[in-house]
Small-subunit ribosomal RNA, 5' domain from an uncultured bacterium, 538 nucleotides, folded computationally.
The prediction has a mean pLDDT of 80.
RNAcentral holds the full RNA, with entries from ENA and SILVA.

Context: one part of a larger RNA
RNA sequence: AUCAACGCUGGCGGCGUGCCUCAGAUAUGCAAGUCGAACGCGAAAGCUUCCUUCGGGGAGCAAGUAGAGUGGCGCACGGGUGAGUAACACGUAGGUAAUCUACCUUUGGAUUGGGAAUAACCACCGGAAACGGUGGCUAAUACCGAAUAAUGCAGCGGCACCUAAUGGUGACAGUUGUUAAAGCGGGGGAUCGUAAGACCUCGCGUCUAAAGAGGAGCCUGCGGCGGAUUAGCUAGUUGGUAAGGUAAUGGCUUACCAAGGCGAUGAUCCGUAACCGGCCUGAGAGGGCGGUCGGUCACACUGACACUGACAUACGGGUCAGACUCCUACGGGAGGCAGCAGUCGGGAAUUUUGGGCAAUGGGCGAAAGCCUGACCCAGCAACGCCGCGUGAAGGAUGAAAUCCCUCGGGAUGUAAACUUCGCAAGAACGGGAAGAAUAAGUUCGUGCCAACACCACGAGCGAUGACGGUACCGUUUGUAAGCUCCGGCUAACUCCGUGCCAGCAGCCGCGGUAAUACGGGGGGAGCAAGCGUUGUUC
Numbered sequence: 001a002u003c004a005a006c007g008c009u010g011g012c013g014g015c016g017u018g019c020c021u022c023a024g025a026u027a028u029g030c031a032a033g034u035c036g037a038a039c040g041c042g043a044a045a046g047c048u049u050c051c052u053u054c055g056g057g058g059a060g061c062a063a064g065u066a067g068a069g070u071g072g073c074g075c076a077c078g079g080g081u082g083a084g085u086a087a088c089a090c091g092u093a094g095g096u097a098a099u100c101u102a103c104c105u106u107u108g109g110a111u112u113g114g115g116a117a118u119a120a121c122c123a124c125c126g127g128a129a130a131c132g133g134u135g136g137c138u139a140a141u142a143c144c145g146a147a148u149a150a151u152g153c154a155g156c157g158g159c160a161c162c163u164a165a166u167g168g169u170g171a172c173a174g175u176u177g178u179u180a181a182a183g184c185g186g187g188g189g190a191u192c193g194u195a196a197g198a199c200c201u202c203g204c205g206u207c208u209a210a211a212g213a214g215g216a217g218c219c220u221g222c223g224g225c226g227g228a229u230u231a232g233c234u235a236g237u238u239g240g241u242a243a244g245g246u247a248a249u250g251g252c253u254u255a256c257c258a259a260g261g262c263g264a265u266g267a268u269c270c271g272u273a274a275c276c277g278g279c280c281u282g283a284g285a286g287g288g289c290g291g292u293c294g295g296u297c298a299c300a301c302u303g304a305c306a307c308u309g310a311c312a313u314a315c316g317g318g319u320c321a322g323a324c325u326c327c328u329a330c331g332g333g334a335g336g337c338a339g340c341a342g343u344c345g346g347g348a349a350u351u352u353u354g355g356g357c358a359a360u361g362g363g364c365g366a367a368a369g370c371c372u373g374a375c376c377c378a379g380c381a382a383c384g385c386c387g388c389g390u391g392a393a394g395g396a397u398g399a400a401a402u403c404c405c406u407c408g409g410g411a412u413g414u415a416a417a418c419u420u421c422g423c424a425a426g427a428a429c430g431g432g433a434a435g436a437a438u439a440a441g442u443u444c445g446u447g448c449c450a451a452c453a454c455c456a457c458g459a460g461c462g463a464u465g466a467c468g469g470u471a472c473c474g475u476u477u478g479u480a481a482g483c484u485c486c487g488g489c490u491a492a493c494u495c496c497g498u499g500c501c502a503g504c505a506g507c508c509g510c511g512g513u514a515a516u517a518c519g520g521g522g523g524g525a526g527c528a529a530g531c532g533u534u535g536u537u538c
Base pairs, nucleotide, nucleotide: 001536002535004534005533006532007531008530011388012387013386014385015384016383017381018380019346024344025343026342028341029340030339033073034072035071038070039069041067046061047060048059049058050057051056080299081298082297090223091222092221093220094219095218096217099216100215101214104212105211106210107209108208109207110206111205112146114144115143121136122135123134124133125132126131152178153177154176155175156174157172159170160169161168162167183204184203185202186201187200188199191198192197225271226270227269232262233261234260237259238258239257240256241255242254243253244252274296275295276294277293278289279288280287281286301322302321303320304319305318324335325334326333327332352378354377355376356375360374361372362371363370364369391421392420393419394418401412402411403410404409426477427476428475429474430473431472435467441461442460443459444458445457446456447455482527483526484525485524486523487508488507489506493522494521495520496519497518503510504509
């Protein structure tokens, strides 16, 4: 010094920390949704009312609500763990003229005109279930053609500059081919229209191109471990040519050709291990560690594989195989807490199946908002650090009691009693926060516009608090010390008991009849809500 544990003891608060072992198995709940301003459908209870053969039926509201579905975005973030990995995994410094990039920002241009389906739904059917089949209807910002298009892409033609080079950059007078798109919402004066709307305008979206920011991929130099009782290792192996593949270089893959490549400056093999910022120690140099917090990596029951997508070979997506668990009508199905809680097991050992989205942040949405076990809080644990309290002052040649004694006395000891003063917590009563910034809306101003609408921007006003009736304030009351040690190291001494016994012990060593070393009493020393012991590191 500690992610500690154990023993004895235990008043309070603040801030932190809390499965180091079995990357063992997991009941239950929650942890990723959202958008009706992309789209088509669309209930029920209940209430009102009408008809009725009194069984019931119809209509309206509920409500275009609940709901499922198509579609978009998100689900690759956030959260967990450290099994694997000795490696361009990480750190650091570079390269990419060998690359990609959704959302966001800036800038330029565009957003024309058509078509065919399908889920939901309805009908029928199969199945124990999970789920599935056939037929029919329908929409879109879903899907598919067509048109148009350049500063895009590809080909051709030379020119200039840069680069070690494949190559890159720039301007052409260029030329040929090729590649796009989707709508939705708000407002409106004139004109057209029966109306919807056209039209105008604003916002959001979509397509295309260029740039930026942030992110990602790949490559390289150097650096950080133990073993030689591991000395040889290697066949896609090393290089070339061609092709494939990728966003992209490359034996990444394949065919052919050559026979190379690595190694005592330690290859290969074995063992161990996520790496770093940092943390502990130390005067430093070093040594040890990598928990919490931050960055990177890897993994998600074990192994493999792809799909979707801007990004995954995807923890709470899929497929296959395996182990395990569960359901089954035995035909077949379902599952993955190394998310937050919780359970069993293992262990010396590690917490609540809590509250809230009020704040910060994230996803979706125009917004209201919804979701968020991220997060913010509360609970448990002296596990750690820090702070506070358990009283302060006065008070005897010194009560009682206990211990010692040379029996004179000495010690506990101003300690207590007593007097005066004071009140950490807690309880009762009363008051009571900061954490909240703004949003919707509204007022004013500016911009946009045909417009005093709408919309955008700026300024003012203007909801919302889990914690919590908590902190804090006032009044009344009111409680709290232990543990270890006293032979030397090492601060602190005597009596009794025991008699090499019982025992102590970190080292030296104590104990065999006067033990300051064992056990008890008295006294003392040290630390103190802790004190000791054990483990580990310097």